This is a predicted structure of an 87-nucleotide RNA (c-di-GMP-I riboswitch aptamer) from a soil metagenome.

RNA sequence: GACAAAGGCAAAGCCGGCGAAAGUCGGCGACGCAAAGCCACGAGGCUACCGCACGAGCAAUCGUGCCAAGCCAGUCGGGCCGCCGAA
Numbered sequence: 001g002a003c004a005a006a007g008g009c010a011a012a013g014c015c016g017g018c019g020a021a022a023g024u025c026g027g028c029g030a031c032g033c034a035a036a037g038c039c040a041c042g043a044g045g046c047u048a049c050c051g052c053a054c055g056a057g058c059a060a061u062c063g064u065g066c067c068a069a070g071c072c073a074g075u076c077g078g079g080c081c082g083c084c085g086a087a
Stems, first nucleotide, its partner, number of pairs: 001084001008033002013028006031074001037080003041077003044072003051066006
């Protein structure tokens, strides 16, 4: 970063699996992507099983709030690697 070339990845959705959830894996499928390749280092966002607090209830349990060490790299920044070679 080009009305170039060779390619690559794969949104939403659907089916199946894992997970408490966020989400993720595989298949089909393409919205798009010059890093939409990899990495949770910074920012930001999402979820709350467990835990804590409060409330309801005889109890079992339920509800609300808080909580990341869980998740998002196709939210941004950053780090590392990478195809081609016009202006």